[in-house]
Formats: sequence, C1' cells, structure tokens
RNA sequence: UACCGAUAAUAGCAAACCCAGGGCAACCUGGGGACGCAAAGCCACGGGUCCCACGCGGAUAGCCGGGUUGCCGAA
Repeated sequence: UACCGAUAAUAGCAAACCCAGGGCAACCUGGGGACGCAAAGCCACGGGUCCCACGCGGAUAGCCGGGUUGCCGAA
C1' cells in the first nucleotide's frame, strides 16, 4: 500500500412505528425511536423494484453491481 474485517477502540448512521410539514403518488424533510449497518458517506452510470399528471417524467444509494471519498487495525 492492497485485500480483508474482532464479541478491539474511537466516532457515526438510523429500519419499523409515532408526531409535524411537503408531494397526485412512490417517497422526502424535521423531531422522537432503534431493526440493523465497516461505507446504511456521496453519485441514478447499468440492472432490479416502486409511483404517476404516462412526459425528454419521478422515487429508491437501507435491492445488487459500478464510480468516488473516508475512520480504526486483531487474525
């Protein structure tokens, strides 16, 4: 340095559900809340799934692949 990933350390994120707001919807934002996560950080490029007012439309990065940045260091 690369792969890898502990019943290690430090820091972090936050599913379902509830409340408020936004959106036709999928879903998103904020607060509460933790099922989980070593990229559950970021990017819709490929595939998948979902929505629709069916468009040169949209949602999902916590479905998979890919790209990119990054903490720690046992085997």